Two RNAs folded together computationally: RNase P RNA and transfer RNA, 463 nucleotides in total. Its mean pLDDT, the model's own confidence on a scale to 100, is 76. Rfam match: Bacterial RNase P class A. Gene Ontology terms of the family: dimeric ribonuclease P complex, tRNA processing and ribonuclease P activity.
C1' cells in the first nucleotide's frame, strides 16, 4: 500500500414555534350509548416500510379424495409453520492467498430433435492435399489402400511410445486418462482412497422438447362479518313435478331424476320430495363498526447444536390511517467534500480556526419468514498478500 | 390489490422453434430523368435489438434480475 469476509453497527442531535394521527385525563354537550372543530399528558416508519419474486398464518369458496393438463425446484445431510430461504458438508471452477462463485437429476441403460459459417467429413462417420500400391493415352489421370501427417472448425471419435506393416490404424503390447461390472476401508450420505476384470474410447446442447423425483385444490382483508338504510316484492325464460317399503293417516327408511354446488378439465363426493336455475329490471353508496395489530414478537441471560435454529427464565409493550398522520419554519452543534490562514513535520498527513456547498435511498396500509433491487456519508471486529523498519 | 403484455434505424413494424454481417415501408443524403418542381429509377448513410448478469462454440431470441410504458378484472 492493496485486497477479503462479518445474521456487525448507525444511517442526523438539542432547543423552539406553528400543525397533523391515535390513545388517556379533565372540561363540555347528551338520559344514554357516544360526540367535541376545546386543554393537558404519552406514544407516533424502514434497514430495506420498496418490488410483489417465493413460502406461510389467517378468512372464504364444497375443509380439499382420485386422475389429466398445468407449474415450480433439482449433489448430500440437517433447520424450519414453510420456502425457490438459511446452516454445514461433497464435487467443480476461479484466485499466490484470505476467499468467492455454480439451475450441480437424466443425452452410452426411454425416445425425439439442432450443432450455422468454414470444412472432404459434424455424429451408424470421413479421402481434399498427403502417404502406399495397381493401371494408363504418363509434368497428369483413374481405381483400391491408409485417420498417422496437413488444412477447417467451438466440437475431427483417447494420450505418449515400441512392435507391426506397402504405407497405416488398438492392429498388438506397455504406461496414463477415461467408461462399465466386481470388491475392499472410510463417511449417515453426496462422496473419497485403494484392488481386480472387461471392452479398447461410446462428442457437445436438457437456461430444446422431453423422462425420472418431489412439492402445488383456488381466491385473497376490496378476504370474510355485524349493524343501519332501503326493499322483498316485480317481469320474463327453462327444467322437474318420480318410484320402492312400513303405516288407515300423520310420519319415517331407501332410491338420488332434472337441475345446482370449486376461479382449468374429469370422476368421485356434497345438496336436492317441492320447488330449482337463468335472465331482466330497482336500491343501498361519500354508510359505519369488527377483522386490526400481544406476535413463529423484542431485549437480557443460561443450557444444547460446528452452524442454522431450539428449550428454559426473567424482563418489556413497541404506529394503526382509510385519499390515508408521522410534516414544516427557524437556531445551533454534529458528519462528508473543495478551498484559506496557522502549528507540527522530510513527506504523506493530522490538529485548531475560518468560508462555500452537500446530507441519500426512501414512506406503513391484515400480520409474519425469506430473497432481490436501491442507498449521501460513516464507524467496528477478523483475515490475506506485498513493502518497509 | 391481483394478472397479463410490449420496448428492434428518425418514425411504423418483420425477425424471437439459437446460426445476423439485424430485414422491410416512409423518411434522410447524393446521382439520374425534367426548361424547372413532384412523381419516377438507381445508389448509399443510419442500430448500445431499454440496461445489467448467465447458459451456449454461438443470444435480437433462452433464464435470472432491473427500468419505463400500456392493457384488464374488482
Nucleotide at each position: 500500500a492493496g485486497g477479503g469476509a462479518g445474521a456487525g453497527g448507525c444511517g442526523g442531535a438539542u432547543g423552539g414555534u406553528c400543525g397533523c394521527u391515535g390513545g388517556u385525563c379533565g372540561c363540555a354537550g347528551g338520559c344514554a350509548a357516544c360526540u367535541g372543530a376545546c386543554g393537558g399528558c404519552c406514544a407516533g416508519a424502514g434497514g430495506a416500510a420498496a418490488g410483489u419474486c417465493c413460502g406461510g398464518g389467517c378468512u372464504c369458496c364444497g375443509c380439499a379424495g382420485g386422475g389429466c393438463a398445468g407449474g415450480a425446484u433439482g449433489c448430500u445431510g440437517g433447520g424450519u409453520a414453510a420456502c425457490g430461504c438459511c446452516c454445514a458438508g461433497g464435487g467443480g471452477a476461479g484466485g499466490c492467498a484470505a476467499c468467492u462463485c455454480c439451475a450441480c437429476g437424466g443425452c452410452u441403460u426411454a425416445g425425439u430433435g439442432c450443432c450455422a459459417c468454414a470444412g472432404a467429413g459434424a455424429a451408424g462417420a470421413g479421402a481434399c492435399c498427403g502417404c502406399c500400391c495397381g493401371c494408363c493415352u504418363a509434368c497428369g489421370g483413374c481405381g483400391g489402400g491408409u485417420a498417422a501427417g496437413g488444412g477447417u472448425g467451438a466440437a475431427a471419435c483417447g494420450g505418449u511410445g515400441a512392435g507391426g506393416u506397402a504405407a497405416g490404424a488398438g492392429c498388438u503390447c506397455a504406461c496414463c486418462a477415461g467408461c462399465a461390472g466386481c470388491u475392499c476401508g472410510g463417511g449417515u450420505g453426496a462422496c473419497c482412497g485403494g484392488g481386480c476384470u472387461g471392452g479398447c474410447u461410446u462428442g457437445g446442447c436438457a437456461a430444446a422438447c422431453c423422462c425420472c423425483a418431489u412439492c402445488c385444490g383456488g381466491a385473497g382483508c376490496a378476504a370474510g362479518g355485524u349493524c343501519g338504510a332501503a326493499u322483498a316484492g316485480g317481469a320474463g325464460a327453462g327444467c322437474a313435478a318420480u318410484c320402492c317399503c312400513c303405516u288407515c293417516a300423520c310420519g319415517g327408511g331407501g332410491u338420488g331424476a332434472a337441475g345446482g354446488g370449486u376461479g382449468g378439465c374429469c370422476c368421485a363426493c356434497c345438496c336436492g320430495g317441492a320447488g330449482c336455475u337463468c335472465u331482466c329490471g330497482g336500491g343501498u353508496u361519500a354508510g359505519a363498526c369488527c377483522g386490526c395489530u400481544a406476535g413463529a414478537g423484542g431485549c437480557g441471560c443460561c443450557g444444547g447444536g460446528u452452524a442454522a435454529c431450539c428449550g428454559g427464565c426473567g424482563u418489556c409493550c413497541c404506529a394503526g390511517a382509510g385519499g390515508a398522520a408521522u410534516g414544516a419554519c427557524c437556531a445551533u452543534c454534529a458528519g462528508g467534500u473543495c478551498g484559506g490562514g496557522u502549528a507540527g513535520g522530510a513527506a504523506a498527513c493530522u490538529g485548531c480556526c475560518u468560508g462555500a456547498c452537500c446530507c441519500a435511498c426512501a414512506g406503513a396500509a391484515c400480520c409474519c419468514g425469506g430473497c432481490u433491487u436501491a442507498u449521501a456519508g460513516c464507524c467496528c471486529u477478523c483475515c490475506c498478500u506485498g513493502g518497509u523498519g | 390489490g391481483c394478472g397479463g403484455g410490449a420496448a428492434u434505424a428518425g418514425c411504423u413494424c418483420a425477425g424471437c422453434u439459437g446460426g445476423c454481417u439485424a430485414g422491410a415501408g416512409c423518411g434522410c443524403g447524393a446521382g439520374c430523368c425534367u426548361u424547372c418542381c413532384a412523381a419516377g429509377c438507381u445508389c448509399g448513410g443510419g442500430g448500445u435489438c431499454g440496461c445489467g448478469g448467465g447458459u451456449u462454440c454461438g443470444a435480437a431470441u433462452c433464464c435470472c434480475g432491473u427500468u419505463u410504458c400500456c392493457c384488464g378484472c374488482u